A computed fold for an 88-nucleotide RNA from a Gammaproteobacteria bacterium, annotated as c-di-GMP-I riboswitch aptamer. The coordinates come from a structure-prediction model, not an experiment, and the mean pLDDT is 84. NCBI's taxonomy places the organism under Bacteria, Pseudomonadati, Pseudomonadota, Gammaproteobacteria.
RNA sequence: GCAGCUAUAGGGCAAACCCGUUCGAAAGUCGGGGACGCAAAGCUACCGGUCUAAGGGCCUGACAGCCUAAGACAGCGGGGUUGCCACU
Numbered sequence: 001g002c003a004g005c006u007a008u009a010g011g012g013c014a015a016a017c018c019c020g021u022u023c024g025a026a027a028g029u030c031g032g033g034g035a036c037g038c039a040a041a042g043c044u045a046c047c048g049g050u051c052u053a054a055g056g057g058c059c060u061g062a063c064a065g066c067c068u069a070a071g072a073c074a075g076c077g078g079g080g081u082u083g084c085c086a087c088u
Stems, first nucleotide, its partner, number of pairs: 003088002012038002017033004023028001036075001042081003046078003049073003055068004
């Protein structure tokens, strides 16, 4: 340098839940605590999937209801992309 991954050491991330004078219509996000897990649980909405429905549309006398992503989820799966240490 190349290939591999049985995760052992150091180190990394952080589900649920709790808190907040974060942002948001919501889903969710952000910060603090927390630790179920994770060898890409780094990054990326390209494909499938899931969540929400403010705005818009349909409907209605009205309320309600239904549809819709330009909003989200990378810790749902796949793809793309970058990569530390140990070990072989």